RNA sequence: UAAUUUUAGAGUUUGAUCCUAGCUCAGGAUGAACGCUGGCGGCGUGGAUAAGGCAUGCAAGUCAAACGGCAGCAAUGCAGUGGCGAACGAGGUAGUAACGCGUAGGUAGUUUCCCCAAAGUCAGGAAUAACUAGUCGAAAGAUUAGCUAAUGCUUGAUAGUCUCUUCGGAGUAAAGAUUUAUCGCUUUGGGAAAAGCCUGCGGGAUAUCAGCUAGUUGGUAGGGUAAUGGCCUACCAAGGCAAUGACGUCUAGGGGAGCUGAGAGGCUGACCCCCACCGAUGAGACUGAGAACGGCUCAUACCCCUACGGGGGGCCGCAGCCGAGAAUAUUCGACAAUGGGCGAAAGCCUGAUCGAGCGAUACCGCGUGGUGGAUGAAGUGCUUCGGCACGUAAACACCUUUUAUGGAGGAGGAAGUAAUUGACGUUACUCCAUGAAUAAGGGGCUCCUAACUCUGUGCCAGCAGGAGCGGUAAUACAGAGGCCCCGAGCAUUAUCCGGAAUCACUGGGCGUAAAGGGUGUGUAGGCGGUCAUAUUAGUCGACUGUGAAAGAUCUCGGGCUUAACCCGGGAGACGCAAUCGAAACGGUACGACUUAGAGGACGCGAGAGGUAGAGGGAACUCAUGGUGUAGGGGUGAAAUCCGUUGAUAUCAUGGGGAACACCAAAUGCGAAGGCACUCUACUGGCGCGCUCCUGACGCUGAGACACGAAAGCGUGGGAAUCGAAUGGGAUUAGAUACCCCAGUAGUCCACGCCCUAAACGAUCAUCACUAGUUUUGAGGAGUAUCGACCCUCUUCGAGACGUAGCUAACGCGUUAAGUGAUGCGCCUGGGUAGUACGAUCGCAAGAUUAAAACUCAAAGGAAUAGACGGGGACUUGCACAAGCGGUGGAUCAUGCGGCUUAAUUCGAUGGUAAACGAAGAACCUCACCAGGGUUUGAAACCCAACUGACCGCCUUAGGAAACUUUGGCUUUCGCAAGACAGUUGGGCAGGUGAUGCAUGGUCGUCGUCAGUUCGUGGCUUGAGUUGUUCCCUUCAGUGGGGUAACGAACGCAACCCUCGUUGCCUGUUUUCUAUGUCAGGCGAGACUGCCCCCUCACGGGGGAGGAAGGUGAGGAUGACGCCAGAUCAGCAUGUCCCUUUGAUAUCCUGGGCUGCACGCAUGAUACAAUGCACUCGACAACGGGUCGCGACGGGGUAACCCUGAGCCAAUCCUUAUAAACGAGUGCCCAGUUCGGAUUGAGGUCUGCAACUCGACCUCAUGAAGCCGGAAUCGCUAGUAAUCGCUGGUCAGCUAUACAGCGGUGAAUACGUUCUCAAGUCUUGUACUCACCGCCCGUCAAGUCAAGGGAGCCGGGAGUGCCCGAAGCCCAGAGCAAUCUGGUCCACGGCAAGCUCGGUGACAGGGACUAAGUCGUAACAAGGCACGGGUAGCGGAAGCUGCUCGUGGAAUAAUUCAAUGAAAUACCCCUUC
Repeated sequence: UAAUUUUAGAGUUUGAUCCUAGCUCAGGAUGAACGCUGGCGGCGUGGAUAAGGCAUGCAAGUCAAACGGCAGCAAUGCAGUGGCGAACGAGGUAGUAACGCGUAGGUAGUUUCCCCAAAGUCAGGAAUAACUAGUCGAAAGAUUAGCUAAUGCUUGAUAGUCUCUUCGGAGUAAAGAUUUAUCGCUUUGGGAAAAGCCUGCGGGAUAUCAGCUAGUUGGUAGGGUAAUGGCCUACCAAGGCAAUGACGUCUAGGGGAGCUGAGAGGCUGACCCCCACCGAUGAGACUGAGAACGGCUCAUACCCCUACGGGGGGCCGCAGCCGAGAAUAUUCGACAAUGGGCGAAAGCCUGAUCGAGCGAUACCGCGUGGUGGAUGAAGUGCUUCGGCACGUAAACACCUUUUAUGGAGGAGGAAGUAAUUGACGUUACUCCAUGAAUAAGGGGCUCCUAACUCUGUGCCAGCAGGAGCGGUAAUACAGAGGCCCCGAGCAUUAUCCGGAAUCACUGGGCGUAAAGGGUGUGUAGGCGGUCAUAUUAGUCGACUGUGAAAGAUCUCGGGCUUAACCCGGGAGACGCAAUCGAAACGGUACGACUUAGAGGACGCGAGAGGUAGAGGGAACUCAUGGUGUAGGGGUGAAAUCCGUUGAUAUCAUGGGGAACACCAAAUGCGAAGGCACUCUACUGGCGCGCUCCUGACGCUGAGACACGAAAGCGUGGGAAUCGAAUGGGAUUAGAUACCCCAGUAGUCCACGCCCUAAACGAUCAUCACUAGUUUUGAGGAGUAUCGACCCUCUUCGAGACGUAGCUAACGCGUUAAGUGAUGCGCCUGGGUAGUACGAUCGCAAGAUUAAAACUCAAAGGAAUAGACGGGGACUUGCACAAGCGGUGGAUCAUGCGGCUUAAUUCGAUGGUAAACGAAGAACCUCACCAGGGUUUGAAACCCAACUGACCGCCUUAGGAAACUUUGGCUUUCGCAAGACAGUUGGGCAGGUGAUGCAUGGUCGUCGUCAGUUCGUGGCUUGAGUUGUUCCCUUCAGUGGGGUAACGAACGCAACCCUCGUUGCCUGUUUUCUAUGUCAGGCGAGACUGCCCCCUCACGGGGGAGGAAGGUGAGGAUGACGCCAGAUCAGCAUGUCCCUUUGAUAUCCUGGGCUGCACGCAUGAUACAAUGCACUCGACAACGGGUCGCGACGGGGUAACCCUGAGCCAAUCCUUAUAAACGAGUGCCCAGUUCGGAUUGAGGUCUGCAACUCGACCUCAUGAAGCCGGAAUCGCUAGUAAUCGCUGGUCAGCUAUACAGCGGUGAAUACGUUCUCAAGUCUUGUACUCACCGCCCGUCAAGUCAAGGGAGCCGGGAGUGCCCGAAGCCCAGAGCAAUCUGGUCCACGGCAAGCUCGGUGACAGGGACUAAGUCGUAACAAGGCACGGGUAGCGGAAGCUGCUCGUGGAAUAAUUCAAUGAAAUACCCCUUC
């Protein structure tokens, strides 16, 4: 309210989260425009810009029944006088911020036509147009003389009514026509309707407009008007308006209504209706009932005609043209309808109106066909190659005819009646015929947001509303296929509302995100205690009026086939006003309150509250004197500096200025700033106590006034210390700094300014309510006591913790950031900017107030996980330290860089490349280079055809070879098909070519570090957290205890292998056996088990026994992950690239990978006497071996050769004397009997082949090197060091490498300050690509916008003065027409200003861009903690002084109990 109806979110700040906040999107709308497309009908709508200019036509006439005339036979026509109309209708929105509009009221008045009523309409007169005759003029037009009429003009009479009045009286009307029906005329009263005027309330922005006003405000008198009124004039008074916004400036027609919205609101004022205003611009009057788009006069600008004398004009009416613009229509038909003017009427006029035309411009409706139809056609796209999609879609068959076309019929709109009368209109509508025939596009497909694939492109071209796509696999670009949305439309752009609770009345906030004024006193204003009475502009109720129509909503009906559209009835609605009523609340008036707020009196009390004066000691400094001698001072270390003219030190005396240790505290006081030695004087505020007094006197507080740290300014003093600036010394790459030595202003006082701070509790004031515990300052009461302390209660203040509650969280929590109330201030994204301009204040510095253009998509708060810190605590590691031996110097070997080169193939580049890939580069390898060849290919598979061989061997020619070529020999299996091989052809091969940033696999590294996670549960809004933190312990997240956690997984450990002890069994070999050694298998053994000490426990320390003792030693084993780490050249593999005329494939010869001014890395050998050389003498282990190891014997100085036993290996060989070692001899400290490089000569071996480019042997040669700078590496026990041996690869070897084996065999570890690395916890953070991070400012280059600016140019509104058209009015003259003068005044001119805009040399700042330059300011203690205010200085960030804040880390100490306050260090060390 009759039913009923009614609120949606998403993307984007982060590694992730919550919050705050802006930006963006999805919806609706439009008088629209642009792009692509376009079949029909209905119904609306269409110059928004230049109120710019307009050619042409039309848009207001009519009446002979008011009148005279002219023409005509007449009908009739024409001009004129007169009447009515032309003040309506139509257009536009320039101006106007106003009684203009809206709404509700009022009246000092008026009114043609219309309606009602009453009365009257009598008697006269003078003109004039037309016309006639002239004159002037180009024209427009003007003028002279004469004639004439009227409902034109005019005189008189009458006057009920009307007006005035001194109440006696005075004054004021009329028009006729006529066919006799009537229509008119005059006066008065009333009505209807209309306009006029007045008032309350409502309706833009701006205070960077704060004061405005002289007819201004009022009065009196007069004038004027239809009428009130400063509307106008004279005089008088000095008022009037304004913070509730006057005055000014800017913008704007207002309303009904329209759009949107859940609503409240916000925005708008097209079409339709009402009102206002305007008519080229400005001014003015006339006529009239009423005034002026298509009337008049004047001025101005513009345009036109002209005979140059003079004239004419006003589309913002309907069409139409030009212009400007993104943009807006026909120079159409008709008065048939509706309406208007005139007329008695017929009728005439009507660009009002009714219609048609144009525009998809909006809304509504219809159509572009329907049914069947699988071989799922063709084609296209995709494909995992099987297929899938377009798709029943098409073809094809049947059907229908809305629409279209043709034909026929055919209205209503016409009333008022008998006739006549239709622009639209060959219309709507109906019927018939033809034939699927005439008719589909636009946008999109990363997310928001419905819809995905392929190809091309390769940070290019491009897309984009936001986030964002594109750098070779793009669902984001472009094309294609497919799909999605809407559909004769679809998108885009612009604008408005919504979403936006993002200006918050409904419905927000201000501790840290933007936001509480620096503080108080207090004006206006707002709000206000208890009780009663009266009243009622607020409030509430009832009723009445109004709120135009249209529109909107709901509802009942009707007309177009439906709808849109149109018509009729009803309801409701917001607001305003009148009347009556109510009195709770509020207001007002009055009264009361022995009262709860507020204030006062009295009595106590504390206090760094304020102002002034006086006094005091310590320290400092200066001066003088004494003692005394060589230093002092300062720093990380130094130096400048002071000192033999006697410093520093010390003593004495004197002067000076500033500040007041301890007490002292978390304390106290004050409004805040702030206040501290002591005393005195004056003075403000506060608390408590109990009684008394006043009686709401209260709270807040815009403006206003007062106070307001430090710095700074002015004048004058003062000046001890400290100390901006400045000078010097250091540091440094530099050092305009940090540190040091000096030091001016200042710091101090008096007076006067300034007025800002992180002026902070980042928390406005007041009142009330809402758990506690505890500390402390001031007071009171009770109890107790002799008194005090203690204890209990209570008021006020200052702290800590904490409940409920609040909060985004952090946190707050009776001192609220809780719950309510009142008042004030302030906020609305970041930057620009607290800046510019303006204004006010100031001596200045500057302060207060306070924007915009432009630019970005964020800026920000709190918390979370990491990472990082020149933060902290704890712990570990051959990390340091303690030791031993090395590297870095020499020569050589090997690898790398660089250089060179035809090529010196490629990869690996801090740790985590560099004796690495490579456990073997002379050819091969081989990928590189030069040259020569081949092209289905060197190798593989399939198909087809041919041949029956091919291959192989021998051979001819060419050649470097590959290969090509000649001849010969040989001539497969199978019955066959065929197999096999070759040739040819076709499919295909091949690639060590690219991408390790497309990948698999594998590996390195942190690191054998002890970590990394999960399930369930708990906590948190959430990211997350707990578990995993804590205590003890461990090599260990190992174990134990505790615990909102309980369990579990991957890691740790154990299980596996080797070594060490031992039992049993088995076994080859060892000469047969046995034993032992050895090998294999199965077992035992070690578990903190035992003792002592510590411990709750776990466990730790010591000891015994034992082969071994606390993991017995070593190995294998490498969590989640990190580094886009390494590898496409080991292998595999996606994509790309190269291969039809000669390849990036493949073959071959030769070369190269070995190149050498140089640098680096890893090693070997040395430099010697703990050694070297020679002789003699001992003791191993792991391994390998048939294309092999190779004994014995022989030869050779030797490498090696000849021979070839044994062995497929516990058997044989390698293997032997293993070397160091032991014994002996020599060498005697030297470039050597050290060292062996280099070089010469001669050989050996492997191999097609040792030149480039192999190893080994012999003889000869005999370099550097005498222990290695800065720096740096390894190792904690059978380890380091040292000594030899074996193996793989391998024809051989570059092996000094690598992988193993055994022999001999140490030293040291106090310890964790430091270096490096790692882990756990914690802390800070502006980092998260994670400090190799982030980031600031100058300078240089470019672009953009705004401000300043000598000026220059233009617009606007006024002021003063001058001039003064037309015209009303006044005065004068004139019979009159009219003339003369005056006041006012438009335009114009002069002058000084105000205000707004354009432009402008130049200078300054701002924003943005790009890999520029210089530094390193900030974020960690950011390497000098940072920041606010102020002052000085400096290339720049910035530095320094004074004062303030914590929005600083860390540390120890004190106190409350875990908070607050105070103090303090670091030699430098930059960047990405």